[in-house]
Molecule: transfer RNA
Organism: Myxococcales bacterium
RNA sequence: GACCCCAUCGUCCAGAGGCCUAGGACGCUGGCCUUUCACGCCGGUAACAUGGGUUCGAAUCCCAUUGGGGUCG
Numbered sequence: 001g002a003c004c005c006c007a008u009c010g011u012c013c014a015g016a017g018g019c020c021u022a023g024g025a026c027g028c029u030g031g032c033c034u035u036u037c038a039c040g041c042c043g044g045u046a047a048c049a050u051g052g053g054u055u056c057g058a059a060u061c062c063c064a065u066u067g068g069g070g071u072c073g
Stems, first nucleotide, its partner, number of pairs: 001072007010026004018056001027045006049065005
């Protein structure tokens, strides 16, 4: 330098054009339970890398950029 793949809560993952005000687990946190802690139960918390485009409608499709990984030279 060329090509390919990836980017979603603090972490890991789901989503595949309208059912999404984006869900689950862990984490953190409030409460219940317990003599207390742990376990268990209920609740809360927090995210679509950035900028454009397509579309009535985009986390989802297209382009560019940024970052990460891989192959080739």